[in-house]
Context: one part of a larger RNA
């Protein structure tokens, strides 16, 4: 210098992307605990106080015939230490929001999460030699299961919900009607033969499935408007015209993990807040199972803010050890 422990005046997060890292905090027994809640919980909340030794007294339990062992609690006086959970061991603590309901899983070897799952909800397939896989077959899984079963898909606990479009494209249906392969089918025509025939070709008709038509289906794929005028200050605009669409975004939430413009505007916290919390809505481009809002509890998640600590800092010192360096 560097690692890896130790300690530190005053200050106490000024540090720094962030309290990263260290520090505080720890047992046990009493006392006492908010808000919110799915009434379990939160909760070891939070905040407090006892603990070593002697010596008295008391009130149990076991064993014992008793004297007496063993043991477990209560009050009461005393003693010593820097320090009585004396070493080791051994949660800091609390408001708020987002986001995943939870306990679980994951990139073996840079990511542990808001990713994936996951009870629960839904659609749709399947009636049994099932549907779906797997194999060229036999054959096997599905299951020694049977629609409260299995199989593919989407949402994701609970609460309160979950709008409108069926034109596109998918899927289901649909005994008519086009269109249409092979085939069926022969009106002609050719070639060759003296002929009987041979041969080529061949026009209506009839011909599935699909596609064309009809129709149904959004917790299938998916989408869910524009412009212009109006109220007795102004300013908006509950109304009305117009144009376009299959239908023009309901609830509910909203500068949001989504807000470009933006550090938006206002409130709160600070002395001072591009962060964050609560509001407003002009939603560049939020929205209903690709689920929409809310949610107790839970998270080595992730934002802010607070106490308590503290070499993270001010500002660095010292030691201990084991490299590095110097000499031998």
């Nucleotide at each position: 210098c560097g690692a890896u422990g130790c300690u530190g005046a005053a200050g106490g997060a000024a540090c720094u992307c962030g309290g990263c890292a260290a520090a505080u905090u720890a047992c046990u027994c009493c006392c006492g605990u908010a808000a919110g809640u799915u009434c379990g919980c939160g909760a070891g909340a939070a905040g407090g106080g006892a603990g070593c030794c002697c010596g008295g007294u008391u009130c149990g339990u076991g064993g014992g015939c008793a004297a007496c062992c063993a043991u477990g609690g209560g009050c009461c006086g005393g003693g010593g230490g820097c320090a009585c959970a004396g070493a080791c061991c051994a949660g800091g603590g609390g408001g708020u929001g987002g986001c995943g309901a939870c306990u679980g899983u994951u990139u073996a070897g840079c990511a542990a999460a808001a990713a994936c799952a996951u009870a629960g909800g839904g659609c749709u397939c399947u009636g049994c030699g099932a549907a779906g896989c797997c194999g060229c077959a036999a054959g096997g899984c599905g299951a020694c299961g049977u629609a409260u079963a299995g199989g593919g898909u989407c949402u994701g606990a609970c609460g309160c919900c979950u709008g409108c479009c069926c034109g596109g494209u998918g899927c289901c249906g649909g005994a008519a009607g086009g269109u249409u392969a092979a085939g069926a089918g022969g009106a002609g025509a050719g070639g060759u033969g003296c002929a009987a025939g041979c041969u080529u070709u061949g026009a209506a008709u009839c011909g599935a499935a699909g596609c064309c038509c009809c129709g149904g289906u959004a917790a299938a794929c998916g989408g869910c408007g524009g412009c212009c005028g109006u109220a007795a200050c102004u300013a908006u605009a509950a109304c009305g015209g117009u144009c376009c669409u299959a239908a023009g975004g309901u609830a509910g939430c909203g500068a949001a993990a989504u807000u470009c413009c933006u550090u938006g505007u206002c409130g709160g916290g600070u002395a001072a807040g591009u962060u964050c919390c609560g509001a407003c809505c002009u939603g560049c481009a939020c929205g209903a199972a690709u689920g929409g809002c809310g949610u107790a509890a839970c998270g080595a998640c992730u934002u802010c803010c607070c106490c308590g600590c503290u070499g993270u800092c001010u500002c660095c010192a010292g030691c201990a050890u084991c490299g590095a360096c110097u000499c031998a």